The RNA shown here (transfer RNA) has 74 nucleotides and comes from Monoraphidium minutum. The sequence is in RNAcentral, with records from ENA.

RNA sequence: GGCUCCGUGGCACAAUUGGUUAGCGCGUAGGAUUCCAAAUCCUGAGGUUGGAGGUUCGAGUCCUUCCGGGGUCA
Numbered sequence: 001g002g003c004u005c006c007g008u009g010g011c012a013c014a015a016u017u018g019g020u021u022a023g024c025g026c027g028u029a030g031g032a033u034u035c036c037a038a039a040u041c042c043u044g045a046g047g048u049u050g051g052a053g054g055u056u057c058g059a060g061u062c063c064u065u066c067c068g069g070g071g072u073c074a
Stems, first nucleotide, its partner, number of pairs: 001073007010026002013023001019057001028044005050066005
């Protein structure tokens, strides 16, 4: 350099071939329980879906380009 796959809260992942308000687990904060803690239960916060543009009534999802990472070929 060519081809290919991926990028979504702090971490690991989901989102039915574009459609309501992007969810789940762990973690985290507060509370219940306990003599204290662990475990368990309840409630909450935290995301402009890697950046920018485009298509569309509507984009995490499709297109272009850039950035970052994995694989492969030279």
Source information:
Its Rfam family is "tRNA". By type it is a transfer RNA. NCBI's taxonomy places the organism under Eukaryota, Viridiplantae, Chlorophyta, Sphaeropleales, Monoraphidium. The coordinates come from a structure-prediction model, not an experiment, and the mean pLDDT is 81.